[in-house]
């Protein structure tokens, strides 16, 4: 320098859920907690998924307003976030093994 994570050592992290918070929300931060995790460290370029908000169409018998829009209603468009424990990508890394 590349591979690999079967077994080992010494350590890390921390899903749900719980409490306080902070946000319109998805969510986030602290504490508890262990489902897992060999990069479940870092960044957040792409694509997913999910909120907001506009908007154009549609829907609750027409028509207007509220309100919805995975009902027999658009897997719409076009913006602004969220999630990095959804996948790719970049950096950076401990131990062992070959």
């Nucleotide at each position: 320098a590349g591979g690999u994570g079967a077994a080992a050592a010494g350590g890390g992290c921390a899903a749900a859920c719980c409490a306080c918070u902070c946000g319109c929300g998805a969510g986030g931060g602290u504490g508890g907690g262990a489902c897992g995790c060999a990069a479940a460290g870092c960044c957040u370029c792409a694509g997913g998924a999910c909120c907001g908000g506009a908007c154009u169409g549609c829907u609750u018998g027409u028509a207007u307003u509220u309100g919805g829009u995975a009902a027999u209603a658009a897997u719409g468009u076009c913006u602004g976030g969220u999630u990095g424990g959804c996948u790719g990508g970049g950096c950076u890394g401990c131990c062992a093994c070959c």